[in-house]
Model confidence (mean pLDDT): 80 of 100. This is a predicted structure of a 73-nucleotide RNA (transfer RNA) from an uncultured Rubrobacteraceae bacterium. Its Rfam family is "tRNA". Its family is annotated with triplet codon-amino acid adaptor activity in the Gene Ontology. The same sequence occurs in records of 3 taxa.
RNA sequence: GCUCCUGUAGCUCAGUAGGUAGAGCACUUCCAUGGUAAGGAAGGGGUCGCCGGUUCGAGUCCGGCCGGGAGCU
Numbered sequence: 001g002c003u004c005c006u007g008u009a010g011c012u013c014a015g016u017a018g019g020u021a022g023a024g025c026a027c028u029u030c031c032a033u034g035g036u037a038a039g040g041a042a043g044g045g046g047u048c049g050c051c052g053g054u055u056c057g058a059g060u061c062c063g064g065c066c067g068g069g070a071g072c073u
Stems, first nucleotide, its partner, number of pairs: 001072007010025004019056001027043005049065005
């Protein structure tokens, strides 16, 4: 330098025929226990790396940039 993959809640990840975002763990409150852990119930938390484009509408398609990974020269 070139090619491919990848960037979504604190973490690990879902979300493909485009229709205003979910799970598990973690966290908070409560229940329960003599207490702790486990367990049960409820709840908070992201606008989807950044900028632009297409569209009535984009996490989800297109372009550029940035970060991470792999391969090639």